[in-house]
Molecule: c-di-GMP-I-GGC riboswitch aptamer
Organism: Clostridia bacterium
RNA sequence: UCCGAUAAAGGCAAACCCGUCGAAAGGCGGGGACGCAAAGCCUUCGGGUCCUCGGGACGACCCAGGACGGCCGGGCUGCCGGAA
Numbered sequence: 001u002c003c004g005a006u007a008a009a010g011g012c013a014a015a016c017c018c019g020u021c022g023a024a025a026g027g028c029g030g031g032g033a034c035g036c037a038a039a040g041c042c043u044u045c046g047g048g049u050c051c052u053c054g055g056g057a058c059g060a061c062c063c064a065g066g067a068c069g070g071c072c073g074g075g076c077u078g079c080c081g082g083a084a
Base pairs, nucleotide, nucleotide: 001083002082003081004080011036012035016031017030018029019028020027021026034070040076041075042074045073046072047071048068049067050066051065052064054063055062056061
């Protein structure tokens, strides 16, 4: 630097349920495992999806504010093993 095995050590935890916060998307905690080789961290950057306590429009939608990193790109770091 590249690769990821039906291996080893260790890790995370979707849906769903309970509690809690929020107007909502959704967040957090517990249970739970569908999956994950970065499903570790970041979101000031580009795109995507979603929400409306708001503004505009007949409407498609636009604006404003917000949510998601387990949607993609991007930045930083890293365990084990293999190859060069």